[in-house]
RNA sequence: GGUCCCAUCGUCUAGAGGCCUAGGACGGUGCUCUCUCAGGGCACAAACAGGGGUUCGAAUCCCUUUGGGACUG
Numbered sequence: 001g002g003u004c005c006c007a008u009c010g011u012c013u014a015g016a017g018g019c020c021u022a023g024g025a026c027g028g029u030g031c032u033c034u035c036u037c038a039g040g041g042c043a044c045a046a047a048c049a050g051g052g053g054u055u056c057g058a059a060u061c062c063c064u065u066u067g068g069g070a071c072u073g
Base pairs, nucleotide, nucleotide: 001072002071003070004069005068006067007066010026011025012024013023018056028044029043030042031041032040033039049065050064051063052062053061
């Protein structure tokens, strides 16, 4: 250099065009059960890498940039 794959809450991850103003687990915060701790219950906060395009509608499809990775000259 070429071909290909990946990027979503703090972390791991679900998602395959409308049911998603994005769900779950761990973690965080508050309340609560408990004499206290541990543990449990309830609630809350927290994310679609950037830019364009397609579409009535995009986390999802296409192009590109950035970052990471695999194979290969």

This is a predicted structure of a 73-nucleotide RNA (transfer RNA) from a Deltaproteobacteria bacterium. The prediction has a mean pLDDT of 83. Its Rfam family is "tRNA". Gene Ontology term of the family: triplet codon-amino acid adaptor activity. The sequence was found in a public genome assembly.